[in-house]
Context: one part of a larger RNA
RNA sequence: ACCGGCGAGUAUUUGUUUGCAGCAAGGCUAAGUGUUCAAGACACGGAGCCGUAGCGAAAGCGAGUCUUAAGAUGGCGUUAAGUUGCAGGCAAAUGACCCGAAACCCCGUGAUCUACCCAUGGGCAGAGUGAACGCUCCGUAACAGGAGCGGGAGGCUUGAAGCCGUGAUCGUUGAAAAGAUCUGGCAUGACCUGUGGGGAGGAGUGAAAGUCUAAUCAAACGGGGAGAUAUCUGGUUCUCUUCGAAAUGCCUUUAGGGGCAGCCUCGAGCAACUACACAAUAGGGGUAGAGCUACUGACAGGGAAUGUGGGGCUACCCGCCUACGCAUCCCUACCAAACUCCGAAUACUAUUGUGACUAUCUCGGGAGUGAGUCCGCGAGGGAUAAUCUUCGCGGUCGAGAGGGAAACAACCUUGAUCGCCUGCUAAGGUCCCUAAUUAAUGCUCAGUUCGUGAGGAAGUUAUUCUACUGAGACAACCAGGAUGUUGGCUUAGAAGCAGCCACCAUUUAAAAAGUGCGUAAUAGCUUACUGGUCGAGUAGAGUAGCGCCGUAAAUGAUCGGGAAUAAGCAUUAAACCGAAGCAGCGAGUUCACAGCAAUGUGAGCGGUAGAAGAGCGUUGUACUCAGCGUCGAAGCGGUACUGUAAGGAGCCGUGGAGCGUGUACAAGUGAGAAUGCCGGU
Numbered sequence: 001a002c003c004g005g006c007g008a009g010u011a012u013u014u015g016u017u018u019g020c021a022g023c024a025a026g027g028c029u030a031a032g033u034g035u036u037c038a039a040g041a042c043a044c045g046g047a048g049c050c051g052u053a054g055c056g057a058a059a060g061c062g063a064g065u066c067u068u069a070a071g072a073u074g075g076c077g078u079u080a081a082g083u084u085g086c087a088g089g090c091a092a093a094u095g096a097c098c099c100g101a102a103a104c105c106c107c108g109u110g111a112u113c114u115a116c117c118c119a120u121g122g123g124c125a126g127a128g129u130g131a132a133c134g135c136u137c138c139g140u141a142a143c144a145g146g147a148g149c150g151g152g153a154g155g156c157u158u159g160a161a162g163c164c165g166u167g168a169u170c171g172u173u174g175a176a177a178a179g180a181u182c183u184g185g186c187a188u189g190a191c192c193u194g195u196g197g198g199g200a201g202g203a204g205u206g207a208a209a210g211u212c213u214a215a216u217c218a219a220a221c222g223g224g225g226a227g228a229u230a231u232c233u234g235g236u237u238c239u240c241u242u243c244g245a246a247a248u249g250c251c252u253u254u255a256g257g258g259g260c261a262g263c264c265u266c267g268a269g270c271a272a273c274u275a276c277a278c279a280a281u282a283g284g285g286g287u288a289g290a291g292c293u294a295c296u297g298a299c300a301g302g303g304a305a306u307g308u309g310g311g312g313c314u315a316c317c318c319g320c321c322u323a324c325g326c327a328u329c330c331c332u333a334c335c336a337a338a339c340u341c342c343g344a345a346u347a348c349u350a351u352u353g354u355g356a357c358u359a360u361c362u363c364g365g366g367a368g369u370g371a372g373u374c375c376g377c378g379a380g381g382g383a384u385a386a387u388c389u390u391c392g393c394g395g396u397c398g399a400g401a402g403g404g405a406a407a408c409a410a411c412c413u414u415g416a417u418c419g420c421c422u423g424c425u426a427a428g429g430u431c432c433c434u435a436a437u438u439a440a441u442g443c444u445c446a447g448u449u450c451g452u453g454a455g456g457a458a459g460u461u462a463u464u465c466u467a468c469u470g471a472g473a474c475a476a477c478c479a480g481g482a483u484g485u486u487g488g489c490u491u492a493g494a495a496g497c498a499g500c501c502a503c504c505a506u507u508u509a510a511a512a513a514g515u516g517c518g519u520a521a522u523a524g525c526u527u528a529c530u531g532g533u534c535g536a537g538u539a540g541a542g543u544a545g546c547g548c549c550g551u552a553a554a555u556g557a558u559c560g561g562g563a564a565u566a567a568g569c570a571u572u573a574a575a576c577c578g579a580a581g582c583a584g585c586g587a588g589u590u591c592a593c594a595g596c597a598a599u600g601u602g603a604g605c606g607g608u609a610g611a612a613g614a615g616c617g618u619u620g621u622a623c624u625c626a627g628c629g630u631c632g633a634a635g636c637g638g639u640a641c642u643g644u645a646a647g648g649a650g651c652c653g654u655g656g657a658g659c660g661u662g663u664a665c666a667a668g669u670g671a672g673a674a675u676g677c678c679g680g681u
Base pairs, nucleotide, nucleotide: 001681002680003679004678005677006676011094012093013092014091015090016089017088018087019086020085021084022083023082026050027049028048032044033043034042035041036040054061055060064076065075066074097235098234100232104225105224106223107222108221109220116198117197118196119195120194121193122192123191124189126158127157128156129154133150134149135148136147137146138145162186163185164184167182168181169180170179201217203213204212238615239614240613241612242611243610248261249260250259251258252257262369263368264366265365266364267363268362269361274359276355277354278353279352280351281350282349283348289342290340291339296336297335300332301331302330303329305328306327307326308325309324310322311321312320313319372397374395375394376393377392378391379390380389381388402413403412404411417587418586419585420584422583423582424581428577429576430575431562432561433560437574438573439572440571441570442569443568449564455549456548459546460545461544462543463542464541465540466539467538468537476533477532478531479530480529482506483505484504487501488500489499512527516525517524588605589604590603591602592601593600594599616670618667619666620665621664622663623662625660627659628658635654636653637652638651639650641648642647
């Protein structure tokens, strides 16, 4: 891991409610006793319980009573039948659906492991070093000091046994629940070790690490209280039918739990435009918007005047000036959730009418939910960030399958009773993958389509405006582009062209006291401007459509792919495809109505938590079939039958002795999950 077996809402009592049954203003017996007894059944037993009357703290009164001074007011009653049993739902008390703690307490068992202690024994090869001390000699006045020989100290050195466990490698379902190998430390000592003994669980022991106390230690192990408790996690076993939630409010030592309400379901009742939708009419409002010389505040520019302050001039006074501040006034512009002279749409309320037809409401039994999610809209928080967060309104998912969006809970479409090799559509699509397409008019050339901003650009199409233009524009080419004059100043020079000032006049078709290049300064080239050639548009500004750049990432690229110049984009027309939608045909089922019935008609039948209903199967009990069975029961294997499902038959084989039908009843009554338990492989 698989297979098989086992494995979880039970029992008792009490209460409440529903169904059924008995009796009924009554209903019922309990303990116990008697009879008959295999179990059990029948009879007696009215003690007591519930009901038939309530109110009051009570005395008490009584269809009333209490409050009170009260014939007031108010509270609770009076107007509806109960009771006993059986069965079902639910609750409470008990282990109370099952499994699961870490822990707490009690009584015991442990120091054969290990820590420490006590008693009594044992062990430590070899080698090295050479303390005290002694003797001899030298030495000293005597000491001191020195040398040699002896000596043999030490938690001394090295190193076997022994004890330990430093580093590494191997081992890691090991040879081993701590080892092996190499390498290491101690090795006469606070050493190692045998045997016997001591003290124990909030206790021992501890050269102290919370260490050790039998592979167990921040409180051992065994048994017991004990099925401790678990607002927590996991699991909870057959089928079908109808309806079908919630993730909200208030309170909570409360926030992942509860109580009450809300929303679901089942039963009973009421019956009214009760609820719902639409229309009309009548309302209040202060939101969106808007406005502010209508307030409260905020705030930009300008102006004159006034007041006041600052600065300057003057100063004896009178005064004057001011790109300055504040306040007021005028003009223009303009902001506000906690501004409003104003002010919608919706929403809400009421009345009337219409529609629909019980959806509303009341009482009672049973719940679940009380972590929500994304999307659109209105807002707060945040950074007008977040698959962010908190509200309001609506939708989806949740609990919703099908089609579309390549794939994709929450987007678009649409709500799946079942069957069909039928038809029509929705969203979305119609070149191929891939079901289905053609036509018309434009646009785009970027593969834009098939990702993006500020910004940028003679892309291109449409359109608007301005200026010039057959009295010849624009571009190009030919020609002219002069004179006073080298304007004046400045300067070494300054002659159109370093700089400053001025910018006149003449001749002209036109020509600047000069547009740029250039020179030391001149010169030279060029432009403005003019004529000619040519012959039709030119230049600028704006608006709209589609494009271009901006556009750089890490394994090989992407429109889903191929590919496409439409098979891209815009507008239009007519088709088609396309779903579990709608329709057709057939079938089932729920509810309503009609009907004696058969049946018909109509409306429904997605579904988690959950409520309600109807069934299948297993084991046993009672009766039943004068049931089946060695002429072969159960079980097992096979099989082309049958029922809407759980399921049920027949036949063949195997097997070898029991088993079924029907009606009731009673449950140790249904497994795939619980890191479930046991066994097998």